């Protein structure tokens, strides 16, 4: 002084006036005693409140299991109410480093894919090549060359692909080949030493070598009831039905019509069904277990009101203790968003920060003017992950350069 | 706010043990007709809604994100 890597914060301040919403209060209005309006005091969105991607807590059903399915997680280890989350560490890959990725278990339990190209693609494979031998032809200095068939050997070379069954070097062979050696490099077993583990590190013996895909199916080890605040309760109100009571009218003496009051209730149709059991719960299927009188469709009718749930919770902030940390423990303090067509805005005015444009300058900057401040917005509450995001702070730590 | 589905040609769809994506109707040349229309022939036609990822290779498989569509109130 450049470039960079990691964590962590903030995300516009004051004021003036106009508006919106909860809640308190005063007054006033209808008055079904609960609201409607005025005024005045409080309070009034976020790091994401977002996607609704995973977890819980709360509410209802359910609680009787067994067996197959059905999902989901995937190195340890520890954190938490729980997680697919966070933290520490291991293995693997990248990076000169700081550090950063990694759905990271199982490919000698099985079964399946590997298109095209290539001879061959998964107890491997002969097209060119290389070679032995047999024939057949031509040449010969008679040693043997050349060329073509043919059975056979050979995976070192060529070519083909994403992927060709260890590398290098040597022995060795007719030519080769872990077929032998010697190093390296990778498995497996086996002792030993380190750690809670995941693994690491040495030693030794073997086979001489074993493709890849499990975000395919499948094995292993764990884990999993369905719903979802439109959940759930408690009033109120209306509806085409049912019914008690009274009193009237009518009658074929079965009963029926009409009005008032009261209670109970949404109706009609079709089908299925009340122990020969519909349908419902045990998270799907099978068994089995319980409840059990009603159940399933179509078509209509009314009602869209009020309150509780609702917000103080695994809470934020600080300090000290235990942990490497996540986090836990204690002590202190601090605490008013709760809407329901959905409140939290808008104007100016100083101020702050950017960009750009003029001017001035003692080269640091100072002065005036236009424009600009994002990404979004609670709706039962948490813990996380993920995308979005104008500008800006601050801390560590890493390379290169120069200076001393 | 909860729940579920869907995205492939200009439009309606297909598209399975992952392997270079196709039908119909439209579009646009060309025959046929005095001409149109049917009809015959032939051509074009794709960021498979976007980004990452696994794989040797994704329309499919995982996963992030975006737009679109539907259902859920009480008397129950």
């Nucleotide at each position: 002084u450049g470039g960079g890597c990691u964590g962590g914060c903030c995300g516009g301040g004051c004021g003036a006036c106009c508006g919106c919403g909860u809640c308190g209060u005063a007054c006033u209005c209808c008055u079904u005693c609960g609201g409607g309006g005025u005024g005045c005091g409080c309070c009034g969105a976020g790091g994401a409140a977002g996607g609704u991607c995973c977890g819980g807590g709360c509410u209802c059903c359910a609680c009787a299991g067994g067996g197959c399915a059905a999902g989901g997680u995937g190195g340890u280890g520890g954190c938490u109410a729980a997680c697919g989350g966070c933290c520490a560490c291991c293995c693997g890959g990248g990076g000169c480093g700081a550090c950063c990725c990694g759905c990271g278990g199982g490919a000698c339990a099985g079964u399946g894919c590997c298109a095209c190209a290539g001879a061959a693609a998964a107890c491997a494979g002969a097209c060119c090549g290389c070679c032995u031998c047999a024939c057949c032809g031509g040449c010969u200095c008679c040693g043997g060359c050349c060329g073509g068939u043919g059975c056979g050997g050979u995976a070192a070379g060529g070519g083909u692909g994403a992927a060709a069954c260890g590398g290098u070097g040597g022995u060795g062979c007719a030519a080769g080949a872990g077929a032998c050696c010697a190093c390296c490099a990778g498995u497996a077993c086996g002792c030993c030493g380190g750690g809670c583990g995941a693994c690491c590190g040495g030693c030794g013996u073997a086979g001489c070598u074993a493709g890849g895909c499990a975000a395919a199916c499948c094995c292993c080890a764990c884990c999993u009831g369905g719903a979802g605040c439109a959940a759930g309760g408690u009033c109120a109100a209306g509806a085409a039905g049912c019914u008690g009571c009274g009193c009237g009218c009518c009658u074929c003496c079965g009963g029926g019509c009409a009005c008032g009051u009261g209670g109970c209730g949404c109706g009609u149709g079709u089908g299925c069904g009340u122990u020969c059991g519909a349908g419902g719960g045990c998270g799907g299927c099978c068994c089995g277990c319980c409840c059990g009188a009603g159940c399933a469709c179509a078509c209509g009718g009314g009602u869209g009101g009020a309150c509780c749930g609702c917000u103080g919770g695994a809470g934020g902030c600080g300090g000290c203790c235990g942990g490497c940390a996540a986090c836990g423990g204690u002590c202190g303090u601090c605490g008013u968003a709760g809407a329901u067509g959905g409140a939290u805005g808008g104007u100016c005015g100083c101020c702050c920060c950017c960009u750009c444009c003029g001017g001035c300058u003692c080269c640091g900057g100072c002065c005036g003017g236009c424009g600009g401040g994002a990404c979004a917005g609670a709706a039962c509450c948490c813990g996380g992950c993920c995308u979005a995001c104008a500008g800006g702070c601050c801390a560590g730590c890493c390379c290169a350069u120069c200076c001393g | 706010g909860c729940c579920g589905g869907u995205g492939u040609a200009g439009c309606u769809c297909a598209g399975u043990u992952g392997g270079u994506a196709g039908a119909g109707c439209g579009u646009u040349c060309g025959c046929c007709u005095u001409g149109u229309a049917a009809g015959c022939g032939a051509a074009a036609u794709g960021u498979c809604g976007c980004g990452g990822g696994u794989u040797c290779g994704a329309c499919u498989c995982c996963u992030g994100u975006c737009a679109c569509c539907g259902g859920c109130u009480c008397c129950a």
Predicted 3D model of RNase P RNA and transfer RNA as a complex of 480 nucleotides. The coordinates come from a structure-prediction model, not an experiment, and the mean pLDDT is 77. It holds a member of the Rfam family "Bacterial RNase P class A". About the family: Ribonuclease P (RNase P) is a ubiquitous endoribonuclease, found in archaea, bacteria and eukarya as well as chloroplasts and mitochondria.